[in-house]
RNA sequence: GGGCUUAUAGCUCAGUUGGGCAGAGCGCACGCCUGAUAAGCGUGAGGGCGGUGGUUCAAAUCCACCUAAGCCCA
Numbered sequence: 001g002g003g004c005u006u007a008u009a010g011c012u013c014a015g016u017u018g019g020g021c022a023g024a025g026c027g028c029a030c031g032c033c034u035g036a037u038a039a040g041c042g043u044g045a046g047g048g049c050g051g052u053g054g055u056u057c058a059a060a061u062c063c064a065c066c067u068a069a070g071c072c073c074a
Base pairs, nucleotide, nucleotide: 001073002072003071004070005069006068007067010026011025012024013023019057028044029043030042031041032040050066051065052064053063054062
């Protein structure tokens, strides 16, 4: 220098061929249960999807560039 992969909640991840401004587990808060914990049960908060543009009626999903991490080639 070139190519490829990944980037979604605090953590680990899911998200068919674009179509409900997005879900799960763990964690966290509160409540129930208990003599009290743990476990269990219930409720809830928490992200607008790495960034900037573009395409589209509509973008986490498509395109371009950039950034970060990883892999390969030279």
A computed fold for a 74-nucleotide RNA from a Bacillota bacterium, annotated as transfer RNA.
It matches the Rfam family "tRNA". The family's RNA type in Rfam is transfer RNA.
Model confidence (mean pLDDT): 81 of 100.